[in-house]
Context: one part of a larger RNA
RNA sequence: CCCAUGGUGGAUGCCUCGGCACCGGGAGGCGAUGAAGGGCGUGGCUAGCUGCGAUAAGCCCGGGGGAGCCGCUAGCAGGCGUUGAUCCCGGGAUUCCCGAAUGGGGCAACCUGGCAGGGCAAACCCCUGUCACCUAUGGGUGAAUACAUAGCCCAUAGGGGUGAACCCGGGGAAGUGAAACAUCUCAGUACCCGGAGGAAAAGAAAGCAAAAGCGAUUCCCUAAGUAGCGGCGAGCGAAAGGGGAAGAGCCCAAACCUCACUGGUGUAAAAGGGCGCACCCGUUGCCAGUGGGGGGUAGUGGGGCUGCACCGGAGGGGUGUGCGCGCCUCUCGGGAAGUUACAAAAUCCCUACCUAGCCGAAGAGGUCUGGAAAGGCCCGCCAGAGAGGGUGAUAGCCCCGUAGGCGAAAGGUGAGGGAUCUUCCUGGGUGCAGUACCCAAGUACCACGGGGUUCGGGAAGCCCUGUGGGAAUCUGGGAGGACCACCUCCUAAGGCUAAAUACUACCCGGUGACCGAUAGCGCAUCAGUACCGUGAGGGAAAGGUGAAAAGAACCCCGGUAAGGGGAGUGAAAGAGAACCUGAAACCGUGGGCCG
Numbered sequence: 001c002c003c004a005u006g007g008u009g010g011a012u013g014c015c016u017c018g019g020c021a022c023c024g025g026g027a028g029g030c031g032a033u034g035a036a037g038g039g040c041g042u043g044g045c046u047a048g049c050u051g052c053g054a055u056a057a058g059c060c061c062g063g064g065g066g067a068g069c070c071g072c073u074a075g076c077a078g079g080c081g082u083u084g085a086u087c088c089c090g091g092g093a094u095u096c097c098c099g100a101a102u103g104g105g106g107c108a109a110c111c112u113g114g115c116a117g118g119g120c121a122a123a124c125c126c127c128u129g130u131c132a133c134c135u136a137u138g139g140g141u142g143a144a145u146a147c148a149u150a151g152c153c154c155a156u157a158g159g160g161g162u163g164a165a166c167c168c169g170g171g172g173a174a175g176u177g178a179a180a181c182a183u184c185u186c187a188g189u190a191c192c193c194g195g196a197g198g199a200a201a202a203g204a205a206a207g208c209a210a211a212a213g214c215g216a217u218u219c220c221c222u223a224a225g226u227a228g229c230g231g232c233g234a235g236c237g238a239a240a241g242g243g244g245a246a247g248a249g250c251c252c253a254a255a256c257c258u259c260a261c262u263g264g265u266g267u268a269a270a271a272g273g274g275c276g277c278a279c280c281c282g283u284u285g286c287c288a289g290u291g292g293g294g295g296g297u298a299g300u301g302g303g304g305c306u307g308c309a310c311c312g313g314a315g316g317g318g319u320g321u322g323c324g325c326g327c328c329u330c331u332c333g334g335g336a337a338g339u340u341a342c343a344a345a346a347u348c349c350c351u352a353c354c355u356a357g358c359c360g361a362a363g364a365g366g367u368c369u370g371g372a373a374a375g376g377c378c379c380g381c382c383a384g385a386g387a388g389g390g391u392g393a394u395a396g397c398c399c400c401g402u403a404g405g406c407g408a409a410a411g412g413u414g415a416g417g418g419a420u421c422u423u424c425c426u427g428g429g430u431g432c433a434g435u436a437c438c439c440a441a442g443u444a445c446c447a448c449g450g451g452g453u454u455c456g457g458g459a460a461g462c463c464c465u466g467u468g469g470g471a472a473u474c475u476g477g478g479a480g481g482a483c484c485a486c487c488u489c490c491u492a493a494g495g496c497u498a499a500a501u502a503c504u505a506c507c508c509g510g511u512g513a514c515c516g517a518u519a520g521c522g523c524a525u526c527a528g529u530a531c532c533g534u535g536a537g538g539g540a541a542a543g544g545u546g547a548a549a550a551g552a553a554c555c556c557c558g559g560u561a562a563g564g565g566g567a568g569u570g571a572a573a574g575a576g577a578a579c580c581u582g583a584a585a586c587c588g589u590g591g592g593c594c595g
C1' cells in the first nucleotide's frame, strides 16, 4: 500500500407532534367585582410539567355525548360509571400570598396596626369585613379677616396598572451620505413621554380652480421622479386635474322673545299688568348680570325684528276678571323619523352567526406473493363524496373524514323585520316690502422671531404661532404665490360625524416551485431552560427500537457488577433500548505485496 473483516463515529437517505410566509374570517382587550405576571401550596404513594386554590388534577347547575374512567404516567393500593361517569361547551361558586397593590411598613410573595362584628372564661389569641391617593360632582365645616375664600371632613362616581402592531399629540438624536466638512442629508427616522380606539386621525370649504368649472374627509392608481427645492452639491420632491374604492351630512354661539334669581333705579298726575272696553291689582315697571326654555345656523349670503298677503283638523286649560282677537300649553286624531353624527334610553319577538356537537354512499369480495395487502391478477359497487390522514407495503367502498345536510337549555355578536318606546310635524309654513339688530376678539390684521409645505430668506404668498401693537359685522372680512387694480372663489376666530384606510399579540379555516433537525423560530425534546455575567444582558446542546413491547422467562461467565454467550420474541436483534439507515476521518484483527 492492497484485500478481507471489525470497532469507533454520526454524515447521508427516509420521516415529522415543530417552524416560516401569506390568504380569508373572527376578535380587537384585560384591570380596584384586584388584571397582566408571579410566589407558595394542592394527588393515598408525586421530583417535574399541566390543572387547580385551604371547597386546591377539583365543587354546583344547564347543555352535548354514550362506555368507559381516576391528566403527562407505568405501577401498587383504592375507587367511579347506562340512576349516564370520564370528556367537551355555557353559566355559577371557591379563588392563599405578592403584584397598579391601595390601612401602615418593606430587602415582592414578608412584617405590623386602627375600627366594626364574631369565636373564647379572657384584657391574650384567632376569624370575617373595612380603612391608600388623585379628579369630578354634591354636601358639611370653616382661618388669618367682617362677608368670603383657602384648608379640613363626608357621600357618590370615575381614574391608577397592563397588553404585539397599528393611530394622534408633546419632545427629539447620532453613526451615515455629501468620497473631508459646517448649510444640507440621515429624519421628524430611532428613541423618550402623554393619550385613545377597534381602528385612530381627518372631515362638510374664510377650499380648489381659471374665463370653463368643481363641490366634506380618507385610501389606491395616475399626474411624476414632473413642477419645483438644493454648499443648484449630495440629494429632497409636491399639488391641481384624470381614473377608481367608499359615500352623509349635521348641531351650536349671537340678534330677538320669555321665565327664575341677584343688583341698581323708580311711588301718589302713577309710568305697568299683550291689544280694545269696563273693572280689579299694583313695586308689579325699567336697566344690567347670571342661568333655563324658545328662536337660529348661512354664501344664489343667512337670521332677527316690523308690516302685508296666502295656506294650515277637533276639543280642553291658562294668559288678574268678563267678552273678542292674539299668545302659551295639554289631549285626541292624522303624518314622519330614530338609537354611528344629526335628541335619547331600554326591553321583547322572529331571524342569522359564534362558543359543544350530529347524520353522512359504496367490497369484513376471490386468488398470488408476503410477517402483514392497502400491492399483482380476476370480479363487483358508490360518487353532490376519487380533499386529506390513519390502518402491519401503495385503500373512493376498513377507520377518521370528505361532498351535501342538521343542531343550542345557557352566554355572546350582528343585521333585517316587527312591537313597545322616544322625538318631531299638525301647534306652523311660504312669499313680498321695510328696518340695519345679530352673524364666534386679544381674534383677524400688521411688525419681529421661528416652524410646516417641493419652497434651505428667496420675488415668498399660504397654514401654525412665541413677543408687541391691535379692527370691523355684509358698504363686513379672507383667498387666488410679494404688492396694486379689475375679475373670480370662499365666509375664519365653536363643535359632532359612519364607510372606503392601517395593524395582528390572540382564535378559527385555508394555501405554499417554504424548511425538514448544523435546516426551519433562539426553542420539533420540560427553552428564554441549563449555563455565563455584579448588572443591563448574553444564551445553547439535545428528535427516530418495532406493525405491535411481543422490551428478552430460563441457563452460563462475571463482583448478587458492567458487559457478554446461549435460549426465547420478532419479518428482521448485524431492529436490544448507547436501539432506522449507519458514509468519512480515527483505531484494530487476519492475509498478500514492497522495503
Base pairs, nucleotide, nucleotide: 001592002591003590004589005588006587007586013580014544015543018515019514020512021511022510023509024508025507026506027504028503029162030161037098038097039096040053041052042051044076045075048072049071059092060091061090062089063088064087068080069079070078103112104111105110113131114130115129116128117127118126119125133159134158135157136156137155138154139153140152141151166197167195168194169193170192171191177184181231207214208213218245219244220243221242222241228236229235249496250495251494256294257293258292259291260290261289262288263287264286265285272281273280274325275324276323277322278321279320299474301439302438303437304435305434306433307432308431309430310429311428313332314331315330316329317328318327319326333426334425335424336423337422338421346420347419348418349417350416352413353412354411355410357406358405359404363379365378366377367376368375380397381396382386388400389399390398445469446468447467448466449465450464451463452462455481476491477490478489479488480487531538532537551579554566555565556564557563
The prediction has a mean pLDDT of 84. A computed fold for a 595-nucleotide part of an RNA from a Neomoorellaceae bacterium, annotated as large-subunit ribosomal RNA, domain I. The RNAcentral record of the full RNA draws on ENA.